[in-house]
Formats: sequence, C1' cells, structure tokens
RNA sequence: GCCACCCUAGCUCAGGGGUAGAGCAACGGUUUCGUAAACCGUAGGUCUGGGGUUCAAUUCCCCAGGGUGGCU
Repeated sequence: GCCACCCUAGCUCAGGGGUAGAGCAACGGUUUCGUAAACCGUAGGUCUGGGGUUCAAUUCCCCAGGGUGGCU
C1' cells in the first nucleotide's frame, strides 16, 4: 500500500428497516447463625463520528476514526 471483517450496557455478545436485548458484573430483596451458592427484582445505552436514502436508520449507502486478520 491492497483486501476482508468488526465497533451496541462496566465486560463478552445478539439484534441487519418499525421506540434495543441476553449472559456475566453492580445494586436491592428472599433464604442462612453468618458467608457463598440458588431464586426474585432494579438500574445501567446520545448503538464510534458526520452525511445520504426513507414516513421511519443500531440496521441500507458514502466518507472519516479506531480495532482484528490476510496479502504484498
């Protein structure tokens, strides 16, 4: 330098047009003499940035930034 893929909760990841979810972690509760485990619940997101298409964009298109891998 070229090519492909990825960027969504504190972490690991779903969701690929119709107001965003899970697991773990955090917090509260039940249980226990107490702790852990288990169970129930709560909170937590300007979906990397800008522009375009659309009635409507996390999702589709373009540009930029960051990351991973491959080729040279």
Predicted 3D model of a 72-nucleotide RNA (transfer RNA) from a Polyangiaceae bacterium. Lineage of the source: Bacteria > Pseudomonadati > Myxococcota > Polyangia > Polyangiaceae. It matches the Rfam family "tRNA". By type it is a transfer RNA. Rfam's curators write: Transfer RNA (tRNA) molecules are approximately 80 nucleotides in length.